[in-house]
Annotation: The prediction has a mean pLDDT of 77. Predicted 3D model of RNase P RNA and transfer RNA as a complex of 471 nucleotides. It holds a member of the Rfam family "Bacterial RNase P class A". It is annotated as a ribozyme.
RNA sequence: GAAGUCCGCCAGGCAGCCGCCGUGGGCGAAAGUCCGCGGAGGAAAGUCCGGGCUCCACAGAGCAGGAUGCCGGCUAACGGCCGGGCGCAGCAAGCCUCGCCGCUCAGGCGCGGCCCAAGGCGACGGAAAGUGCAACAGAAACAUACCGCCUAAGUCCGCAAGGACCGGCAAGGGUGAAAUCGUGCGGUAAGAGCGCACGGUCGUGCUGGUGACAGCCACGACGGGCAAACCCCAUCCGGAGCAAGGCCAAAUAGGGGAGCGAUGGCGUGGCUCGCGCCGCUCCCGGGUAGGCCGCUACCGACCGCCGGCGACGGUGGUCGACGAGGUCGUCGGCAACGGCGGCCCCAGAGGAAUGGCUGCCCUCGACAGAACCCGGCUUAUCGGCGGGCUUCCGCU
RNA sequence: GGGCGCUUAGCUCAGCGGGAGAGCACUGCCUUCACACGGCAGGGGUCGCUGGUUCAAUCCCAGCAGCGCCCACCA
Numbered sequence: 001g002a003a004g005u006c007c008g009c010c011a012g013g014c015a016g017c018c019g020c021c022g023u024g025g026g027c028g029a030a031a032g033u034c035c036g037c038g039g040a041g042g043a044a045a046g047u048c049c050g051g052g053c054u055c056c057a058c059a060g061a062g063c064a065g066g067a068u069g070c071c072g073g074c075u076a077a078c079g080g081c082c083g084g085g086c087g088c089a090g091c092a093a094g095c096c097u098c099g100c101c102g103c104u105c106a107g108g109c110g111c112g113g114c115c116c117a118a119g120g121c122g123a124c125g126g127a128a129a130g131u132g133c134a135a136c137a138g139a140a141a142c143a144u145a146c147c148g149c150c151u152a153a154g155u156c157c158g159c160a161a162g163g164a165c166c167g168g169c170a171a172g173g174g175u176g177a178a179a180u181c182g183u184g185c186g187g188u189a190a191g192a193g194c195g196c197a198c199g200g201u202c203g204u205g206c207u208g209g210u211g212a213c214a215g216c217c218a219c220g221a222c223g224g225g226c227a228a229a230c231c232c233c234a235u236c237c238g239g240a241g242c243a244a245g246g247c248c249a250a251a252u253a254g255g256g257g258a259g260c261g262a263u264g265g266c267g268u269g270g271c272u273c274g275c276g277c278c279g280c281u282c283c284c285g286g287g288u289a290g291g292c293c294g295c296u297a298c299c300g301a302c303c304g305c306c307g308g309c310g311a312c313g314g315u316g317g318u319c320g321a322c323g324a325g326g327u328c329g330u331c332g333g334c335a336a337c338g339g340c341g342g343c344c345c346c347a348g349a350g351g352a353a354u355g356g357c358u359g360c361c362c363u364c365g366a367c368a369g370a371a372c373c374c375g376g377c378u379u380a381u382c383g384g385c386g387g388g389c390u391u392c393c394g395c396u
Numbered sequence: 397g398g399g400c401g402c403u404u405a406g407c408u409c410a411g412c413g414g415g416a417g418a419g420c421a422c423u424g425c426c427u428u429c430a431c432a433c434g435g436c437a438g439g440g441g442u443c444g445c446u447g448g449u450u451c452a453a454u455c456c457c458a459g460c461a462g463c464g465c466c467c468a469c470c471a
Stems, first nucleotide, its partner, number of pairs: 001392010012361007020039008041367001045378002048376005053241004060273004065237005070084005085124001086122003094114003098110004125232002130230002132226002146173002148169003154165004181199006200222006206215003245293004255284006264278004286470003300344001302342006309332007362365001397467007406420004414451001422438005444460005
C1' cells in the first nucleotide's frame, strides 16, 4: 500500500422569522404579557427475555407446570455480554491433478481435490437409566436371514464320486434416510474384532489445565438415530401489572338473579397446606367519566485516573540448560465490567407538544415519533467516518 | 398503553410427525315439459410468510406479517 473481515460512532448543516408543550422569574386584581431554560431514537418498534416500582402475607411449604443447559468471568438480573474449549461449513492465499492458450521458456485461464488465515455458524447436559417412534420399501429398523457362501464335525444312503438331513456364516448382492466399528493382512469348511497393524468411538487410570477439554500415554470394551418425543440430571421461577396503586371531590336504585354459608366463601389465575379477612363473590342493572400524586435525580450522561485482558525482555535459584510460577521493567489495547475523583441536570402529555416558511451550502438526506423506568435480544434502516485483526506485495 | 387468542379449498371448520380432509358452495351427467329437491361423478390448496430440528413438518421450535377479543372508578 492492496484485499478480506470484525467492532465502534454519526444519522444533512447554518442563519432569520412565526408557532407548540413543560417549567422558573418579573409585572398585573384578573384575563394576560415580558424575559430565560429544556424539548424523541439507535431502534422510541415487536412485547421476546430480565430487573426496578406498586398491590396481593414485603411472598411461606409441597406437588404440578414453565424456562434455561460446554467452561470461566461480568452483572441488580437475564435466554444477555466478554474471554476460552469443542464441533460444522467454508472465502481468499498456498499446494496438487487434468484441460486450454502461449513459441519449446516465462507465464496466464478454467474444472476438480487437499489444506483452509482473520473471520462466520452452533437450542453445544444425558441415547452405555427406562418408555416410545421410524410411513413406504426391505428377510430384518434391536434382534433377523430373501438371494447367496460352506459341508470341517455328527447321522443316513452309496463300492466310489457324491447326495440328503442336522446345521454353520453374515463376507458379497438387493431394500432403505439409516443395516450394527472402517481399511488391509492373516485365519477358516465358509466366515466373523476371531487375531494383528493403522484409524474411529466410549469407559477407567495417568499427565497438563481453575475448568470445559487436550495427550502419536496405558488398559479394557465396541452398545445405530431421534431428547425443537416422553423422560432423567443440574440450576432458576409466587401472581398481576402504572388502565398497578394512593388521596380528594361528585353522582346513583345499596335494585334483581345465582353460589356458599364456618367440614364454608374470598383474598386472582392449577391443586393441597399455611397465613389473613368475614356476609363475601359472580352476573345483570345504576352512577361518574373531574382534580392531585405515582412521573422521572436516575443500577444517569460526559471527562480523567486506576483495576480487570495480553505481548516481549530481564532477574532470582542451578555445575549448566529448559519449562511453569514469582518478581521487575517496557509496550499494546474500545474485554465484558468495576472503583475513585471532577462536572452537569437533560421531554414528562393525558386526544397527546418537538412544527411551518424563507435563504445559502453539500456527498441531496434511510428506517422511523417517548406515554412508569431501566439492561438486553430481535426486526426495519439511504449512507458516511474511525479503529482492530489476518493474508499478500513493496521498501529499510 | 397493557394482556390474550387465531390464520388449512370461495365460506365454516376438523386434522396435530409419514396419504391434506368434511359440510355448504362450483362444474358435468341422470331425473323433470322446465326449475327446485334428489342421485352419480369431478375440479379446486404456497396449510399466512421465512428459517431451523428431523430421513421426513399443516403438526415441533424461532422470527416476521395480518386479523380479532378484553381492561377505568363508585355504591